SAM riboswitch aptamer (S box leader) from Nocardioides sp. J54, 145 nucleotides, folded computationally.
The organism belongs to Nocardioides, within Bacteria.
Of the family's consensus pairs, 90% are formed in the model.
Its mean pLDDT, the model's own confidence on a scale to 100, is 76.
RNA sequence: UGCUCAUCCAGAGGGACUGAGGGAACGGCCCUGUGAAGUCCCGGCAACCGCCGCGAGCUCCCGGACGCACCAGCACAGCUGGGGUCCGUCGCGGAAACGGUGCCAAAUCCGACCCGAGGCGAGAGUCGCGCGGGACAGAUGAGAA
Repeated sequence: UGCUCAUCCAGAGGGACUGAGGGAACGGCCCUGUGAAGUCCCGGCAACCGCCGCGAGCUCCCGGACGCACCAGCACAGCUGGGGUCCGUCGCGGAAACGGUGCCAAAUCCGACCCGAGGCGAGAGUCGCGCGGGACAGAUGAGAA
């Protein structure tokens, strides 16, 4: 940097330094000298990975750990192979002292594109605000490159 998968209406801020921006981008709407962004210190939230327990599944192949019944081979205190046990996958629950991250204004702040419902209109059609679903984009984690 791109790819795959999962999640994104919950939750959680004080201080020091500094001094004008910030909320990804565009529009809106907000936050901000009652101090933005940034750096540091301390604190907190959450539970993605890891960890613990239970259950299910797989147990053909493949990978990892162990080296125990049994079998075979060999250069035989043992080694190698077969075989065996456990792990891998999924679900539920738990802990948050310890490990890897993340996060601590507003739903990812809202919208933008598509669909539906709704409103207006005789109809073609159209629609500022408001509703539901999806897509795009983005963020975070995990995995394989």